Large-subunit ribosomal RNA, domain III from Thiomicrorhabdus chilensis DSM 12352, 385 nucleotides, folded computationally. Lineage of the source: Bacteria > Pseudomonadota > Gammaproteobacteria > Thiotrichales > Thiomicrorhabdus chilensis. The sequence was found in a public genome assembly. The coordinates come from a structure-prediction model, not an experiment, and the mean pLDDT is 85.

[in-house]
Context: one part of a larger RNA
RNA sequence: GAGUAGCGAUAAAGGGAGUGAAAAGCUCCCUCGCCGAAAGACCAAGGUUUCCUACGCAACGUUAAUCGACGUAGGGUUAGUCGACCCCUAAGGUGAGGCCGAGAGGCGUAAUCGAUGGGAAGCAGGUUAAUAUUCCUGCACUUUUUAUUACUGCGAUGGAGGGACGGAGUAGGCUAAAUCAGCUUGGCGAUGGUUGUCCAAGUUUAAGGAUGUAGGCAGAACACUUAGGUAAAUCCGGGUGUUUAAUGCUGAGAUCUGAUGACGAGUCCUCUUUUGGACGAAGUGAUUGAUGCCAUGCUUCCAAGAAAAGCUUCUAAGCUUCAGGUAAUAAAGAAUCGUACCCCAAACCAACACAGGUGGUCAGGAUGAGAAUUCCAAGGCGCUU
Repeated sequence: GAGUAGCGAUAAAGGGAGUGAAAAGCUCCCUCGCCGAAAGACCAAGGUUUCCUACGCAACGUUAAUCGACGUAGGGUUAGUCGACCCCUAAGGUGAGGCCGAGAGGCGUAAUCGAUGGGAAGCAGGUUAAUAUUCCUGCACUUUUUAUUACUGCGAUGGAGGGACGGAGUAGGCUAAAUCAGCUUGGCGAUGGUUGUCCAAGUUUAAGGAUGUAGGCAGAACACUUAGGUAAAUCCGGGUGUUUAAUGCUGAGAUCUGAUGACGAGUCCUCUUUUGGACGAAGUGAUUGAUGCCAUGCUUCCAAGAAAAGCUUCUAAGCUUCAGGUAAUAAAGAAUCGUACCCCAAACCAACACAGGUGGUCAGGAUGAGAAUUCCAAGGCGCUU
C1' cells in the first nucleotide's frame, strides 16, 4: 500500500424461550423461504474413526461461537442364508520339461493364477445414544458329515447333454404403485360461513409351503440296429419298425396358508424436560397402470453374436457278504474376513469446509407425450460473516 480488495453462487429470513462471561449464527418452539429424477434415500469405488456420548474453545472454522467433520476421554461395527473367502473359467499373467539366445533374457506345452462373468440357501416385525436381512421374536430354507431303517449296480480327471448368451422390433397377461369409493376413529373451529354431498388421519402385512393358471417350448412312447462321439456305453448322434394325440418341460400372477400372529389411528396409566408401560378400531372393493415380472420369451435381420465348473446322464479300470448309490428320520456342523460413518459430497479426486469431477439402485401428487417444465409430498436445507 491499507483497515483497502475480499469473507466463495442473490435459496431469506423474522420472533419467542433456553443455555451462557458473552448469542444474528448453538438448542427448542412458532412463522417465512429453497430443493424435491434432488439440494431426498440406499450401495460400489475411495476415505479410514470422520460415527455416538461427556467435557472443552488455545489453534483449525475466511466473523463470533456456548457450536463443529476441531481438542481430550470413554463407547460403538455381532451373519450357515448379504458381500468376500471358496468352486469355475475370460482377456491377460506366471510357466516344470521344451525351443531360441554369447548372455541378460525371449517364446511357450502340461499346469497354475486371474472377475468386470457362471455357481446352495431369509423374510417380516421389534430393539440401541451409536449395529442390524447380523441381536431378539415369529415363521423359513440350503448344504455337509455321522447313525438307523428300507430299497438297490455303483463307479471318472473320460463320453454326451445342459449351463449358453447378438442387434432391432414387439402384441398380450400380470404386479408394484397411485387415485377414487366404502369402512373405522377423531373434529365442529377466538374472524362471515361450516352436523355436511363437511374436515383430518388410518385402511399395512413378507419370505417360505400348497396349488399349477395366462403364456412359451418340444410331437410322445417302445423295440431293434449302428463305419460316428480317441477305449467302452444301456448315454448322445445316425437308421428301421410298431403304437399313439395328447404327453412332458417351463412359467409370472391370482387363490389358500404363513397370520387366533405382527403392525395399526388412537385411548388410558406413570410422569411432565419427558420416559416407560397397558389396551387397541377399521384393516374391503373398483379404476388407471408401469421403464418392474412372465421374458435369456416371441418375431425379424445379418456382421451370426464367451468359456469352464456346479448340475443331469453314460459307461472304463475296479468293487460286487463289503464299499458305493437312492429315500426317509435323527443328531452334529456351516470356520475365517468385511459390516461404524461419508458416498454428486465440508468426510472421495482437485494444496482449501474449493460454484469443478465421480459408476449403480429407488422414482409419490397436480400439469403434461415425458425421468421436460412449474408448484408440492416424504425427507432435507436457508449455502459460516